Transfer RNA from Franzmannia pantelleriensis, 72 nucleotides, folded computationally. The coordinates come from a structure-prediction model, not an experiment, and the mean pLDDT is 82. It matches the Rfam family "tRNA". Rfam classes the family as a transfer RNA. RNAcentral records the identical sequence in 35 taxa.

RNA sequence: GCUCAUGUAGCUCAGGGGUAGAGCACACCCUUGGUAAGGGUGAGGUCGACGGUUCAAAUCCGUCCAUGAGCU
Numbered sequence: 001g002c003u004c005a006u007g008u009a010g011c012u013c014a015g016g017g018g019u020a021g022a023g024c025a026c027a028c029c030c031u032u033g034g035u036a037a038g039g040g041u042g043a044g045g046u047c048g049a050c051g052g053u054u055c056a057a058a059u060c061c062g063u064c065c066a067u068g069a070g071c072u
Base pairs, nucleotide, nucleotide: 001071002070003069004068005067006066007065010024011023012022013021018055026042027041028040029039030038048064049063050062051061052060
């Protein structure tokens, strides 16, 4: 330099046009004499950035950024 993949909650990851989810972690409550384990409720996201398409974009398209892999 070229090609490809990935970027979504604190972490690991789903979701691929129509109100953004799970597990773990966190807060509160129940249970216990007290822990651990278990159960319930809740908070936490302008979906890497900027444009484009669309009535509507996390999702489709383009450019850029970051990370990883391959080729030279």